Model confidence (mean pLDDT): 90 of 100.
The RNA shown here (c-di-GMP-I-GGC riboswitch aptamer) has 81 nucleotides.
It was read from a public genome assembly, where an Rfam model found it.
Its Rfam family is "c-di-GMP-I-GGC riboswitch aptamer". The family has 40 seed sequences and 1,298 matches in Rfam 15.1.
[in-house]
RNA sequence: UACGAUAAUGGCAAACCUGUCGAAAGGCAGGGACGCAAAGCUAUAGGGCCUUCCGAAUGGAUGGCAGCCUGGCCGCCGAAA
Repeated sequence: UACGAUAAUGGCAAACCUGUCGAAAGGCAGGGACGCAAAGCUAUAGGGCCUUCCGAAUGGAUGGCAGCCUGGCCGCCGAAA
């Protein structure tokens, strides 16, 4: 560098529930664990998905999702091959 154990130390937390912010998608906090070796960050890197508005329509604008994929940045541990 690459790879990822029935290893070790730790970490995160889906659905759902409660509170709260938001017109919504959704965010945040608490509970809760389906999962995760980047489920850390990046949405002004590209694709995709979702919201609302405009449009007859291809589409445009708007906000959102990093736990959809690829890329970028940063990072714990060390068996086997």